[in-house]
Molecule: transfer RNA
Organism: Candidatus Berkelbacteria bacterium
């Protein structure tokens, strides 16, 4: 250069049209002599960036941009 595969929370990842979710972590209480484990609550992301279908778009189409696999 070609082609795939991927990009959603601080990190790992679900969500595959109809207002975005879990685990760990992070605040705060309960428990405990004090810490952990344990419970019970909360913050925290408009989903890579434009555009385009659609009543409606993390989802579908197009183009970039970044990672990452194979080939050349």
């Nucleotide at each position: 250069g070609u082609g795939g595969c991927u990009g959603u929370a601080g990190c790992u990842c679900a969500g595959u049209g109809g207002u975005a979710g879990a685990g760990c972590g992070c605040c705060a209480g309960g428990u405990u002599g004090u810490g952990g484990c344990c419970c019970u609550g909360g913050a925290g992301g408009c989903c890579g960036a434009g555009g385009g279908u659609c009543c409606g778009a993390u989802c579908c189409c197009c183009u970039c941009c970044a990672g990452u696999c194979a080939c050349c």